Molecule: RNase P RNA; transfer RNA
Organism: Dehalococcoidia bacterium
RNA sequence: CAAGUAAGCCGGGUGGCCGCCGUUUCAGGGCCCAAUAAACUCUGAAAGGGAGGAAAGUCCGGGCUCCAUCGGGCAAGGUGCUGGGUAACACCCAGGAGGGGCAACCCUACGGACAGUGCCACAGAAACAUACCGCCAUGGCUACCCCAUGGUAAGGGUGAAAAGGUGAGGCAAGAGCUCACCAGCGGCUGAGCGAUCAGCCGGCUAGGCAAACCCCACCCGGAGCAAGACCAAAUAGGAGGACUAUAAGGAUGCCCGACCGAUGUCCUCGGGUUGGUCGCUCGACCCUAGCGGUAACUCUAGGGCUAGAUAGAUGGCCACCAGUCCGCCCGCUUGCGGUCGGAUUACAGAACCCGGCUUACAGGCUUGCUUGGUCU
RNA sequence: GGGCCGCUAGCUCAACAGGUAGAGCAGCUGACUCUUAAUCAGCCGGUUCUGGGUUCGAGUCCCAGGCGGCUCA
Numbered sequence: 001c002a003a004g005u006a007a008g009c010c011g012g013g014u015g016g017c018c019g020c021c022g023u024u025u026c027a028g029g030g031c032c033c034a035a036u037a038a039a040c041u042c043u044g045a046a047a048g049g050g051a052g053g054a055a056a057g058u059c060c061g062g063g064c065u066c067c068a069u070c071g072g073g074c075a076a077g078g079u080g081c082u083g084g085g086u087a088a089c090a091c092c093c094a095g096g097a098g099g100g101g102c103a104a105c106c107c108u109a110c111g112g113a114c115a116g117u118g119c120c121a122c123a124g125a126a127a128c129a130u131a132c133c134g135c136c137a138u139g140g141c142u143a144c145c146c147c148a149u150g151g152u153a154a155g156g157g158u159g160a161a162a163a164g165g166u167g168a169g170g171c172a173a174g175a176g177c178u179c180a181c182c183a184g185c186g187g188c189u190g191a192g193c194g195a196u197c198a199g200c201c202g203g204c205u206a207g208g209c210a211a212a213c214c215c216c217a218c219c220c221g222g223a224g225c226a227a228g229a230c231c232a233a234a235u236a237g238g239a240g241g242a243c244u245a246u247a248a249g250g251a252u253g254c255c256c257g258a259c260c261g262a263u264g265u266c267c268u269c270g271g272g273u274u275g276g277u278c279g280c281u282c283g284a285c286c287c288u289a290g291c292g293g294u295a296a297c298u299c300u301a302g303g304g305c306u307a308g309a310u311a312g313a314u315g316g317c318c319a320c321c322a323g324u325c326c327g328c329c330c331g332c333u334u335g336c337g338g339u340c341g342g343a344u345u346a347c348a349g350a351a352c353c354c355g356g357c358u359u360a361c362a363g364g365c366u367u368g369c370u371u372g373g374u375c376u
Numbered sequence: 377g378g379g380c381c382g383c384u385a386g387c388u389c390a391a392c393a394g395g396u397a398g399a400g401c402a403g404c405u406g407a408c409u410c411u412u413a414a415u416c417a418g419c420c421g422g423u424u425c426u427g428g429g430u431u432c433g434a435g436u437c438c439c440a441g442g443c444g445g446c447u448c449a
Base pairs, nucleotide, nucleotide: 001372002371003370004369005368006367007366008365009364010363012321013320014319015318016317017316018315020050021049023047024046025045026044027043028042029041030040052347056358057357059356060355061354062353063352064224065223066222067221069258070257071256072255073254074253077219078218079217080216081095082094083093084092085091096110097108098107099106100105111215112214116213117212118209119208120207132156133155134152135151136150137149138148139147140146164182165181166180167179168178169177183205185202186201187200188199189198190197191196228278229277230276231275238269239268240267241266242265243264249260250259285304286303287302288301289300290299292297322345323344324343325342326341327340329338330337331336332335377448378447379446380445381444382443383442386401387400388399389398395432403419404418405417406416407415425441426440427439428438429437
């Protein structure tokens, strides 16, 4: 210098003018009242605040709220190598195994196919236990062909997949039949919390699919801020029905037990209101330092306050600067630098709040590492 | 804002537990008819919304995205 790889960060800046939504203070008005103040509300002024790394998709997990409360079982659903982190997770960290890459490094839904069931189209003899061709033996027959019986998975052919693989011995022909190495399975010993790894020994051998049903282990009640609470307004407090005490009913798939259950409860249909306040933003929060831990993360100390709208604010215009692209011209080191002009500045926008994942994203910056080249 | 569902031919729908995607209507051609309609015969038309994965094999199973619809005070 080039190519690559991993991690992290920014994602326009400054000034002026005109606007928008909250907060605080001040001034003025309204409402209320016999009157004043407070509260509420309107207007104006000042100060200070005002989108994101994904606010998104709503794919997971939790907080919070309601279903009066608690427990057990079944079903359904989810997760799936091991250990740890966490409020929790399908997330994160570390490790193992397998795969990819020369390497740095990256990827993996990665439990179980001797618990059972099912499927494996077409082709093929056969898709899980079978002999089509071939090879060999015996017999029909003395020999070839042919036929019958038996042995044989070495060879051919079919297929995505066919009896552990390669080599040697062996055999009538063959075959883990025997041996060496490799792969797989089982046992023992050692290391490790564990997944697993290493060594030794053994008999030789077991098709694939569980993102098919299923088995095993673990986790799980439901609904969602339009949850829910209060005030105001509105109306006929409407019509029909079920149940009377171990009752009906009550947690939203089913069952059971406890419990609640007269100020009667529950179901269905119909009518009215369509306003306001709270929930609402101080929180598993952010920053810095230190301890523990390989790390994720935890703990301690100090500091900080950082949007809360309700048809939905956070914007528009101008100037300069910065980045990118295009064009003309100039200079030379021939792809760089400079002047001028023009265009453009991504993805996208909070709506109860957090932790993640995934997806979208113009352009730019920093650091570590790997490979190759050149120079000293 | 929350929850739920669906995408297959031009339209409306099928496809049993994964094995070469079909039907009706529409369209085109021919026959019948003086002509049209109806009828009969034949034909055309699909990357099953998109991308990736599991599998020998995906419309179907799984994941991510896109589009459309329904519903909740």